[in-house]
RNA sequence: UCAUGAUUAAGCCAAACCAUUCAAGAAAAGGGGACAGAAAGCGCCGGGUUUUUCUGUGGCGGACGGCCGAGCUGCCGAA
Numbered sequence: 001u002c003a004u005g006a007u008u009a010a011g012c013c014a015a016a017c018c019a020u021u022c023a024a025g026a027a028a029a030g031g032g033g034a035c036a037g038a039a040a041g042c043g044c045c046g047g048g049u050u051u052u053u054c055u056g057u058g059g060c061g062g063a064c065g066g067c068c069g070a071g072c073u074g075c076c077g078a079a
C1' cells in the first nucleotide's frame, strides 16, 4: 500500500414508535428513541420498489442509498 474484519481504541450512525413541521403523494426535516449497521459516509450511475398534482391508462417528473449491484472517499490493526 492492497485485501480484510477481531475479544483493539477513538468514535460515527439511527429502525420501529411518539409528538411538531411540511408535501398532491411516496416521502422528508428537526427533537426524543435505539432495531440494526465495518462504510447505514457521498451522489440516483444501473436495476428494483414506490408515488400521482398533470382527466384516466400510459408517459414525464418525484421518492426510497437502512432494497440490490457498481463507483469514490474514510477510522483501527488482531489473524
Stems, first nucleotide, its partner, number of pairs: 004077002012037001017032002020029002035066001041072002045069003048064004054059001

This is a predicted structure of a 79-nucleotide RNA (c-di-GMP-I riboswitch aptamer) from an uncultured Desulfobulbaceae bacterium.